A computed fold for a 157-nucleotide RNA from a mouse gut metagenome, annotated as Lysine riboswitch aptamer. Model confidence (mean pLDDT): 79 of 100.
RNA sequence: CAUAGAGGUGCGGAUUUUAUCAGUAGCGGGACGCAGGUCGCAGGAGACCCCCGCGAAAGGAAACUCCGCCGAAGCGUCGUCGCUCCCUGCAAGCGCGUCGGCUGGGCGUAACGUCAACAACGUUGCGACUGUCAUCCGGUACGGAUGAAGCACUAUG
Numbered sequence: 001c002a003u004a005g006a007g008g009u010g011c012g013g014a015u016u017u018u019a020u021c022a023g024u025a026g027c028g029g030g031a032c033g034c035a036g037g038u039c040g041c042a043g044g045a046g047a048c049c050c051c052c053g054c055g056a057a058a059g060g061a062a063a064c065u066c067c068g069c070c071g072a073a074g075c076g077u078c079g080u081c082g083c084u085c086c087c088u089g090c091a092a093g094c095g096c097g098u099c100g101g102c103u104g105g106g107c108g109u110a111a112c113g114u115c116a117a118c119a120a121c122g123u124u125g126c127g128a129c130u131g132u133c134a135u136c137c138g139g140u141a142c143g144g145a146u147g148a149a150g151c152a153c154u155a156u157g
Base pairs, nucleotide, nucleotide: 001157002156003155004154005153008070010069011068012067013066014065016063017062018061026054027053028052029051030050036049037048038047039046040090041089042088043087044086073103074102075101076099078097079096081095082094083093084092104130105129107127108126109125110124111123112122113121132148133147134146135145136144137143138142
């Protein structure tokens, strides 16, 4: 340098089904037409709030199956980038790219964030567990203690 591997409730993606989203948004009809309130923030415009009838979807979740894999992947930074809403500005979110900046891995838990959600996800802290390597001890394919990080580790050439 190349090839091939290992970590296991391992990582990510896709279809389908199901529940939730929600009797919500919206549509039709009726009533009101003073004031007030709502639609991320401000302004403009508009709609809505109450009654009756009809009535979604996206995102997120679970399960089966399939696909790609083991920096799998995730997060964060950056950006004269794109998208969102009736218009303008701001915010927030999503997408795309970028940077080898951080994280070995899953689990539990707390706070914060996101979300319709107490589900799930993200970040940080804590806890034990687990894989790899190093050093030391026991003395042996294993056990214990301490420590480190995936640009790593193991095997072969």